Source information: Predicted 3D model of a 1484-nucleotide RNA (small-subunit ribosomal RNA) from an uncultured bacterium. RNAcentral holds the sequence, with entries from Greengenes. Rfam family: Bacterial small subunit ribosomal RNA.
[in-house]
């Protein structure tokens, strides 16, 4: 410093998420040492047990006890010393220490002031301490209670307490004078009156005592500023706000009380409510900021809970008191104790947080003359990796790159790995002995110097919890010591095996459905290390609240618009002031921290010492530009004002013509109206007159002003809005004059006023239009689009609502900043044309994400308001204001998702638009779809009817030959290495062959035969071992092939431009073409892959060559024939040339090209045909041609065999064939192909059979032989019939193949003679040698079920205006919420589970107020006949309260039958509302 996630892809909005750092932490694995730190965040819950604040005998009186002396009665008295605990009393206990409940406060923090105070111990200075008195604890005696404690007597002391003296420079009043201050008044002086003290202990010296005065030190109070959230909390407030008397207080004051007065506080946020100790700091952060208040330091408040006071300097007192409550504990039931938020401990709560430890040695605090006592402040010690630092677990050499491990492309590499092993050296750390500190200065004593009733020094002496620690040495010996997480991106590190949308993982994207770098293991790697990783939680990244530093056209956001309070902002000159603002000084901003330097523990952390800092607040002294303030001044801003225009500007009144419609006469007569097309006895009308037209300048209502003036425009209004003429009222704007005022202005929270439609009220008034209804149509339904009708409303008036996509998706003012070109309206100017104000389009910088804006800014600036902070939940909820309602404003959270949303780009679609093209329609011929049969495909059947193909693009497709074989399927009965290859061992002498049983065969057995070679061996069989075999499974792992779009005309790149980009441009435009074919323009400019063209076959021709082919002309020769000599013309053969090129002409046209009944030509405009298939689509098709990854079988999913099935059959479809007749059958005769095949082979000929064919039997391995071409033409007959149509089926008889024609072959030949008389809807195929017809061949094969399939050739049509539609296709363009791309996408109801959550009868809790009873302990007052010499006290009494209890009502919470919406969750149900003209434009 960023990154990662919306999309097919881009750029921006935005919001999720990671990376950093931090902790009083907790939890998982792990765990060697040592130093500094920390260590109940929870329940301010409860507390067993010790400890935690006492000290003084030098203040008092004394006593158990002990020692010792007397007397002696020997266990009593007595006297000496020496004194524990208690007691009086002095000082301390308000310090330390602990908590953070309460508190939103002068409570903390900063600065200030007390001229409105107080301060015990300390320090100073001055003065002084004389007399006297009365008590009372203890002690004794005597009682009460279990006990805690307590009463009565009787006696005593004080440094306890009390009187009386002393007393100014004390204190207080009051008078007068000076000074001094902002001011209440202070200070000094003089004067007068009034009033208050004292303590001793002790004799060496010391400590103490009172009174004032100062200082220090600690505390009081006041004031300014600063100090979180909520407006869905807007009004509070009676001692409330002042004043004046009183009173209390150390001390000001409503502190409190008695009277006056009506004030006080609030949008600059009072009151309420919710939170929560403040601060020095502490985490981040670059810093503004943000978040936190752990340890230490300073303040505050608390001390089971609420309340009071006492004593004190000082407390309303953590280790005291008094009461009231809750709880717990003793109890003899009568009555009593207690207070860990002090150290340690306990229990409970919790994810969680230590010992019932040692010392007063060190500092420090009480007290004491002191020695000394106390001290769970303190200092150490334990416990915990909680954290911060430091240290170590060895170091160096050492490749046979070792042994196992993993992993590969696997005879072998890689990689753990210099890592092990093995050799040297070291000894921190731990073990072990041994030696050992600083931390201590002192006080007291002792001695000495200054001194000298003090006191300071100096110099000996004593004193250590920690701890026998820390450090020092010494010996052995690598010995005593690594784990944790991770590894798909982000984010460093990557393979295996296993699982197979399971099991998990996940911060976020997301990963897993059989080849998982993401789940679990391993092996390796990475980062970090006594620690490493989760989770919480702040900060930072986040400029994602934006002061620094964001925005409001479309992404979230301009209020509907205007007037106008407060407020913020404001023109040009001048004088003044110094409040803002700058500059200097000074005082404060406590230490600690944090910086920086410097030193101390062996470094670090840690501690020390300086220094900086501490952005603040005070005060002071100076500047004066700007901003403020005050004065005075101008015309430029605004404004009035004359004047000349404008205009659908309001307002209210009057009128005008035309149309609908209604009536009312007349003519006239039968259906009219509507609609894609129809219909509705509820559209009119139905003969008693509709409609329609006309006739009447007819009559009657309402609404809107249609054309033209003038309308896709232009004005006015602030805005919603205004449009026929007229008047009468009112208002605005614009110019010009510079005539008047002189900053009067600009925005504008709260507020007001206006506000479109539709809705609401009352009262009209209703022509036409028209929600609801209602009937008619569509439809699958139609509560809708269409149609007929119709109510409320559209219309006046008065009064409500108050919202719109209320829009320019763009607040409002002012001021600058190129042009160009139209309008509207004024003014000048003869005019050209110049100069205001609107209102429009294009466009330059410029600004925007872009689209766009661009002087009417969305540019560059000032000002003021308003508004946003993901998307849903939701503009809902609950509250509150308005409103008759209907709603409207304000307006959330729970939960839930990782996006949602803007612009723009390429695709793709559109029942969007232009162009264009195809046998696509149309025009025509001919078929299918009706029959009968073949033949595939579904389905069924089946022991099996192997498998695949399945819109188009499967269905006479694999299969171009299913009796057995094939073949893979089923029964059924066998083998276990069959075939092929071979390596290495072993054993045999057979093995094959031949005949034979049994069997359906395969296989099984019997029999027969019994090698070669002298030997190595060779041969052959058995067997063992390696290594198969699988039509077993995935075509969504593949690969090849190959279908289709489509022979459509397209698909792309390089360089340049152009864009932030994604992309575009080129390839768009005009034209033209079969064609991205060319041609011109052209920011493009070339290029390649496709189109053409080069290849072949036909079609003209020549040249060459002349058999097997051909025969004109010459001979020969036959009934007859290229049959022979022979020719080299012609056909033909089968090489190689030629030829077409819009090449020539005309006409159009720039060109390209097009037109032509043009020429020429065999052919003319890609001359027909055929190979030829661009980038790419359909996870098309094939694992069953074949290859192959993976998985699976292995005495079977391998293999042999026999037999059957692949051939079924109620049926559906596709493809064909044969037909229905006369353009025909039959029969007789006569002609004319081209192409392919052929030796287990075509087979001429011959003879036999009616025939299929048999038997002979020439020729040909073929331009040589082999095949009769049919259709067609000549005749005959048949005469419209189910026939001499038509040929199925069926029965008889045969023939050929082949081992075998039964399931299941072809073919003759006799008989037999079904359906069928041109075929519904629909639906196919072809544009000329084509359709239609007609027979030839092959090539798979033994044969054939071939009527298929690929060729070959004969005969040989019609018809195309045209491009409206249908289908498909291609360019360009346009909408898009689609990108799996319309077979997309997505609403809502209902249904089912889960969540939070709103009302809601009841139901239960909480804190606060209010009013009322009732009131403890207390202080104050009041009394006070008792008590006391007094001082004073008992006791009674009032007032205020803490608590308690009663009432109504408000707030706010839990919880609930029932009930309403949300929200979420592969596959439920009905529909199809958006998104394209979403199929009735959508939206508000």
């Nucleotide at each position: 410093a960023g990154a990662g996630u919306u999309u097919g892809a881009u750029c921006a909005u935005g919001g999720c998420u990671c990376a950093g750092g931090a902790u009083g932490a907790a939890c998982g694995c792990u765990a060697g040492c040592g130093g500094c730190a920390g260590g109940c965040c929870u329940a301010a819950c409860a507390c067993a047990u010790g400890c935690a604040a006492g000290u003084c005998g030098a203040g008092g009186g004394g006593u158990a006890u002990a020692g010792g002396g007397a007397g002696c009665u020997u266990g009593c008295u007595u006297c000496c010393u020496a004194g524990a605990g208690a007691c009086c009393g002095g000082c301390g206990c308000a310090c330390g220490g602990g908590u953070g409940c309460g508190u939103a406060a002068c409570g903390c923090g900063u600065a200030u002031g007390c001229a409105a105070u107080c301060u015990a111990c300390c320090u100073u200075g001055u003065a002084c301490a004389g007399g006297g008195g009365a008590a009372u604890a203890g002690c004794c005696c005597a009682g009460a209670g279990a006990a805690a404690u307590u009463u009565g007597g009787a006696u005593u002391a004080a440094u306890g307490c009390c009187c009386c003296a002393u007393a100014g420079u004390a204190u207080u009043a009051u008078u007068a004078a000076a000074u001094g201050g902002c001011a209440u008044c202070c200070u000094u002086u003089a004067a007068u009156a009034a009033u208050u003290a004292a303590a001793g202990u002790u004799c060496c010296a010391a400590c103490g005592g009172u009174a004032c005065a100062a200082g220090a030190u600690g505390a009081g109070c006041a004031u300014g500023c600063g100090u979180c959230c909520u407006a869905u909390u807007a009004g509070u407030u009676a001692g409330u706000u002042g004043g004046u008397g009183u009173g209390g207080u150390a001390a000001c004051g409503g502190c409190a009380u008695a009277c006056c007065a009506a004030g006080a506080c609030g949008a600059u946020g009072a009151u309420a409510g919710g939170u929560a100790g403040g601060g020095g700091u502490c985490c981040u952060g670059a810093g503004a900021g943000g978040g936190a208040g752990a340890u230490c330091c300073c303040c505050c408040a608390c001390a089971c809970u609420g309340g009071u006071a006492c004593u004190g300097a000082g407390a309303c007192a953590c280790g005291g008191a008094c009461c009231a409550g809750a709880c717990u504990c003793c109890u003899a039931c009568g009555g009593g104790a207690g207070g860990c938020a002090g150290c340690a401990g306990u229990g409970a709560g919790g994810a969680a947080u230590a010992u019932u430890g040692g010392a007063c040695a060190a500092u420090g605090g009480g007290c004491g003359c002191a020695a000394g006592c106390c001290u769970g402040a303190u200092c150490c010690a334990g416990c915990c990796a909680u954290g911060c630092c430091g240290c170590g677990u060895g170091c160096a050499g050492g490749a046979a790159g070792a042994c196992g491990g993993u992993c590969c492309u696997a005879u072998g590499g890689a990689u753990u790995g210099u890592a092990a092993a093995c050799u040297g050296c070291u000894u921190u750390u731990a073990u072990a002995c041994a030696g050992g500190a600083a931390g201590a200065a002192a006080c007291a004593c002792u001695g000495g110097u200054u001194c000298g009733u003090g006191a300071a020094c100096c110099a000996g002496c004593u004193u250590g919890a920690c701890g026998g620690u820390a450090c020092u040495g010494u010996a052995a010996g690598a010995a005593u010591a690594a784990g944790g997480a991770u590894c798909g991106g982000c984010u460093a590190a990557c393979u295996c095996c296993g699982u197979g949308c399971c099991a998990g993982c996940a911060g976020c994207c997301g990963c897993g459905g059989u080849a998982a770098u993401a789940c679990g293991g391993a092996g390796g790697a990475u980062c970090c290390a006594a620690g490493c990783g989760u989770u919480a939680u702040c900060c930072g990244g986040a400029a994602u609240c934006a002061u620094u530093g964001g925005g409001u056209u479309u992404a979230a956001a301009g209020g509907g618009u205007c007037c106008g309070u407060a407020g913020g902002c404001g023109g040009c000159c001048u004088u003044a002031u110094a409040a803002g603002u700058c500059a200097g000084u000074g005082g404060u901003g406590a230490a600690a921290u944090c910086u920086c330097c410097u030193a101390g523990c062996u470094c670090a952390a840690c501690u020390a010492g300086g220094a900086a800092a501490u952005g603040g607040c005070c005060a002071u002294u100076g500047a004066u530009a700007c901003u403020g303030u005050a004065g005075g001044g101008c015309u430029u801003g605004a404004a009035u004002u004359a004047u000349u225009g404008u205009g659908a500007a309001g307002u209210a009144a009057c009128u005008a013509g035309a149309a609908u419609a209604u009536g009312u006469a007349g003519u006239g007569u039968a259906g009219c109206g509507g609609u894609g097309a129809a219909a509705a006895u509820u559209g009119c009308u139905u003969u008693a007159g509709a409609u329609a037209a006309u006739u009447a300048c007819c009559a009657u209502g309402g609404a809107a002003u249609u054309c033209c003036c003038a309308a896709u425009u232009u004005g006015c209004g602030a805005a919603g809005g205004c449009a026929g003429g007229u008047u009468a009222c009112u208002a605005a704007c614009a110019a010009u004059a510079u005539a008047u005022u002189g900053a009067c202005g600009c925005u504008g929270a709260u507020g007001g006023a206006c506000g479109a439609a539709a809705g609401c009220g009352u009262g009209g008034g209703g022509a036409g239009c028209g929600a609801a209804c209602a009937g008619g149509a569509u439809u699958a339904g139609a509560u809708a689009c269409c149609c007929u009708g119709g109510u409320a409303g559209u219309c006046c008036a008065c009064g409500c609502c108050g919202u719109a996509a209320a829009c320019g998706a763009u607040g409002g003012a002012u001021a600058c900043u190129a042009g160009c070109u139209g309008u509207u309206u004024g003014g000048a100017g003869c005019a050209a044309u110049c100069u205001g104000a609107g209102u429009g389009g294009c466009u330059a910088a410029g600004c925007g994400a872009a689209a766009g804006u661009g002087a009417u800014a969305a540019g560059u600036a000032u000002c003021c308001c308003a508004c946003c902070u993901g998307g849903g939940g939701a503009g809902u909820a609950c509250g509150a204001a308005c409103g008759c309602a209907a709603g409207u404003u304000u307006g959330a959270a729970a939960c839930u998702c990782a996006a949602a949303g803007g612009a723009a780009u390429u695709g793709a679609c559109g029942g969007g638009g232009g162009c264009c093209c195809g046998c696509a329609c149309a025009a025509g011929c001919g078929g299918u779809g009706g029959a009968g049969c073949a033949u595939g495909u579904g389905g069924u059947u089946u022991a099996a009817u192997u498998c695949g193909a399945u819109g188009a693009u499967a269905c006479g497709c694999g299969a171009g030959g299913a009796a057995c074989c094939u073949u893979a399927c089923c029964a059924a009965g066998g083998c276990u290495u069959a075939a092929a290859u071979g390596u290495a061992g072993a054993u045999u002498g057979a093995c094959c062959g031949g005949u034979u049983u049994g069997g359906a065969a395969a296989c099984a057995g019997a029999c027969u035969u019994u090698u070669c070679g002298c030997a190595a061996g060779a041969c052959a069989a058995u067997u063992u071992a390696c290594a198969a075999g699988g039509u077993g499974c995935u075509g969504c792992a593949u690969g090849g092939u190959c279908g289709u779009c489509g022979u459509c005309a397209g698909c792309u790149c390089g360089u340049g431009c152009c864009g932030u980009g994604a992309g575009g441009u080129g390839u768009c435009a005009g034209g033209u073409u079969a064609a991205g074919u060319c041609c011109u323009a052209u920011a493009a400019c070339g290029a390649g892959c496709g189109c053409a063209a080069c290849c072949c076959c036909u079609g003209u021709u020549g040249u060459u060559a002349g058999u097997u082919g051909c025969c004109a002309g010459c001979g020969a020769g036959u009934c007859a024939a290229g049959u022979c000599g022979g020719g080299a013309a012609c056909u033909c053969u089968a090489a190689c040339a030629a030829g077409a090129c819009u090449g020539c002409c005309a006409g159009u046209g720039u060109a390209a090209a097009c037109u032509g009944u043009g020429a020429g030509g065999a052919g003319g405009g890609u001359g027909g045909g055929g190979a030829u298939g661009a980038c790419g689509u359909c996870a098309a098709a094939u694992c069953a041609u074949c290859a192959c990854g993976g998985c699976c079988c292995u005495u079977a999913c391998g293999c042999c065999u026999u037999g059957g099935g692949c051939u079924a059959c109620a049926c559906a479809c596709g493809u064909g064939c044969u037909a229905c007749a006369a353009u025909g059958g039959a029969c007789g005769g006569u002609a004319c192909a081209g192409a392919g095949a052929g030796c287990a082979g075509c087979c001429a000929c011959u003879g036999c059979g009616c025939a299929a064919g048999c038997a002979g039997g020439a020729g040909c391995g073929a331009a040589u032989c082999u095949a009769c071409a049919a259709a067609a033409c000549c005749g005959u007959u048949c005469u419209c019939a189910g026939u001499u149509c038509g040929g199925a089926u069926c029965g008889g008889a045969g023939u050929c193949u082949g081992c075998a024609a039964c399931u299941c072959g072809a073919c003759u030949c006799c008989g037999u003679g079904a359906a069928g008389c041109u075929g519904g809807a629909a639906u196919c195929g072809c544009u000329a040698g084509u359709a239609a017809u007609c027979g030839g061949a092959u090539a798979u094969c033994a044969g054939c079920c071939a009527u298929g399939a690929u060729c070959c050739g004969g005969u040989g049509a019609a018809u195309a205006c045209g491009u409206u539609c249908c289908c498909g296709g291609g360019c360009c363009u346009u909408g898009u919420a689609c990108a799996c791309a319309c077979c997309g996408c997505c609403c809502g109801u209902c249904a089912a589970g889960c969540c939070a959550u709103g009302g809601a009868a009841g139901c239960u809790g909480g804190g606060g107020g209010u009013a009322c009873c009732u009131g403890a302990a207390g202080u104050c007052g009041g009394u006070g006949a008792c008590c006391g010499u007094a001082a004073g006290g008992a006791g009674c009494u009032g007032c205020c309260u803490a608590g308690g209890g009663u009432a109504a009502a408000a707030c706010u919470g839990g919880u609930a039958a029932c009930u309403g919406g949300g929200g979420c969750u592969a596959a439920g149900u009905c529909g199809u509302a958006a998104c394209a003209a979403g199929g009735u434009a959508a939206c508000c």